RNA sequence: CUUGGAAAGGGCAAACCGCCUGAAAAGGUGGGGCGCAAAGCCACCGGCCUCAGUAAGCAAAAGGCAGCGGGGUUGCCGGGC
Numbered sequence: 001c002u003u004g005g006a007a008a009g010g011g012c013a014a015a016c017c018g019c020c021u022g023a024a025a026a027g028g029u030g031g032g033g034c035g036c037a038a039a040g041c042c043a044c045c046g047g048c049c050u051c052a053g054u055a056a057g058c059a060a061a062a063g064g065c066a067g068c069g070g071g072g073u074u075g076c077c078g079g080g081c
Stems, first nucleotide, its partner, number of pairs: 001080005011036002016031006034067001040073003044070003047065004053058001
């Protein structure tokens, strides 16, 4: 660099519940375990959510979602070069 995989060592953790933060979306933490092969990290592009409405088109600024897709970047195990 490329290819296969998570089997080995293992990893992460949806809904829901407790506590905390926030106006909210949502986040942190403990329990939990639906799932995951980057479900590690980054809001750069599209998308979605909140503010937050509008008859509809549409929706500034700010905030959020990386478990919506793309992109960037860094890893674990085996094979090949």

c-di-GMP-I-GGC riboswitch aptamer from Smithella sp., 81 nucleotides, folded computationally. The source organism's lineage runs through Bacteria, Pseudomonadati, Thermodesulfobacteriota, Smithellaceae and Smithella. It was read from a public genome assembly, where an Rfam model found it.